[in-house]
Context: one part of a larger RNA
RNA sequence: UGACGGGGGCCCGCACAAGCGGUGGAGCAUGUGGCUUAAUUCGAUGCAACGCGAAGAACCUUACCUGGACUUGACAUGGUACUGCACGCCCUGUGAAAGCAGGGUUCCUUCGAGGGUGUAUCACAGGUGCUGCAUGGCUGUCGUCAGCUCGUGCCGUGAGGUGUUGGGUUAAGUCCCGCAACGAGCGCAACCCUUGUGAUUAGUUGCCACUCCCUUCGGGGAAGCACUCUAAUCAGACUGCCUGUGACAAGCAGGAGGAAGGUGGGGAUGACGUCAAGUCAGUAUGGCCCUUAUGUCCAGGGCUGCACACGUGCUACAAUGGACGGUACAGAACGACGCAAUACCGCGAGGUGGAGCAAAUCGUAAAAACCGUCCCCAGUUCGGAUUGGAGUCUGCAACUCGACUCCAUGAAGCCGGAAUCGCUAGUAAAGGCGUAUCAGCUACGACGCCUUGAAUACGUUCCCGGGCCUUGUACA
Repeated sequence: UGACGGGGGCCCGCACAAGCGGUGGAGCAUGUGGCUUAAUUCGAUGCAACGCGAAGAACCUUACCUGGACUUGACAUGGUACUGCACGCCCUGUGAAAGCAGGGUUCCUUCGAGGGUGUAUCACAGGUGCUGCAUGGCUGUCGUCAGCUCGUGCCGUGAGGUGUUGGGUUAAGUCCCGCAACGAGCGCAACCCUUGUGAUUAGUUGCCACUCCCUUCGGGGAAGCACUCUAAUCAGACUGCCUGUGACAAGCAGGAGGAAGGUGGGGAUGACGUCAAGUCAGUAUGGCCCUUAUGUCCAGGGCUGCACACGUGCUACAAUGGACGGUACAGAACGACGCAAUACCGCGAGGUGGAGCAAAUCGUAAAAACCGUCCCCAGUUCGGAUUGGAGUCUGCAACUCGACUCCAUGAAGCCGGAAUCGCUAGUAAAGGCGUAUCAGCUACGACGCCUUGAAUACGUUCCCGGGCCUUGUACA
C1' cells in the first nucleotide's frame, strides 16, 4: 500500500422487511448430469453452465458411428510431361448411392501455340485434429457500482503519501465550503434514440366537421385538410418563480403555474481493472500432429436412446371457473419461391378457386373483457397425459424421427416438505398478437407488441452484495 475480520462508524441496492405471483409436489416440453450405446459429435459447469452456442438435428445440416468408395484430392495457385480431347450432354453395365467400367455425340483457332479440359508427376491443398495455460478479436462478471489515475508542487531515507481526506450535499469523486496543494484525464452527468404536450409545414394510400350526390346506411363518389393520424422542423422543464430551511453556500422541503417537476418514463452508452473466466467449433492466428488419412464423397444409422437425479418452462388441480351462443375494441410487424379476401366443399385439420396487393391503398387479423343460457362442488360438463382408429399438410422421403385435425380413451393431479425465485406502476399478475430461423416442424423457447390492470414499502435490527472512512492482523 492492499487484502481479510463471526472489528467499528456512515451510506446504498426488490438486500431484508411489507405485499402480490410463482418454483420445489403432478403430467408434459426442453436443457444438463448419469447410465446405455457401434455412435448416442463437440463445447458451456457456483453466482456469471444447464429453453446456453442451436434465430429451427427426418435427408441435408453433421462435426459422431457402421459400411462402401476416392487419393493433387470437394476447393486454390503454379511448374513439367503426355498427348488426347472441348467442357458438357446422352446411353449401357454394376451398385444402396458415391464410385468404377464401357459406348455415343461434340470446340474456337491467326495452325506457332493459346484458352478450356483430361491423364501422369511435383510443389501443395485439406483437417470442426490438440493447445483459450502461446495469441488476436469478441463476450460474460463485479457493475451503470462511483470509482480509477496523471502532471507539477509539497511531505517521507524509501515503499509511498498528499491531491481523492474533513464539514455538508447528491443517483453520482454531483456540487458547495474548508484544506500543501493547484490543475488535468478516463468514468458520472449532458450531447443520441424513443415516449408524454403544443405549434408550424405537408395532405395521399390517411382523415370525414361543414356542403352536394348516391346508399346495401359501410365515407361509397365529389368537395375539403378542420379533426385523428402520418413525419419533418421547432417550442417546452431550467430548481427558472414563490415560501420555509440551510453556513449569506451547495442543496433540501412545500407551493404556484404547467401535458410533464426536480435525472418526467424507457433505451443505447459499461472507467482503471478482476476472474491464466469463456470462445482455436464463427472467423483470424503461433506451435504441435495427420497426409492412400485425423483429408474427401456416399448410403444407412446416431445426435430424439432411459432404472434415475437436477435446472428452466408450459398445462392444471377449477365456480374470480368450465361449456355453448351472441357481440366489441389493439399495437407492432410481415407479405411475390409471397400474403391471400368474397364464394363453394369438408364436423375439422384442410381442399377447390383466385379478387386484390411489391402494399398508410390489398391481405395475414385478436383474446381475455361484456351480454345471455347450462353446470352446483363431484376426481366432476375440472384436468388433459396416455393409447386405439381414421385423416390433413409439407417434403424425393414422416419406420427409427414431423406438425396438425376428428372419433374414442380418459392417467396423475384437490394448491405442493425443507427450501427457494421474480416484481415498487402502466410495474406485478392475467390475455392474446406478431417476427426471425424455416419446405415442414419438436416454439410451451427467444425477441418484440398491445389489451385488462393491482397490492405493499413502518423501517434499516437482521440475511446477501456493494461504496467511503477508520481499526486489528503471525496474510501478500
Model confidence (mean pLDDT): 82 of 100.
The part of an RNA shown here (small-subunit ribosomal RNA, 3' major domain) has 476 nucleotides and comes from a metagenome.
Its Rfam family is "Bacterial small subunit ribosomal RNA". Gene Ontology terms of the family: structural constituent of ribosome and ribosome.
RNAcentral holds the full RNA, with entries from SILVA.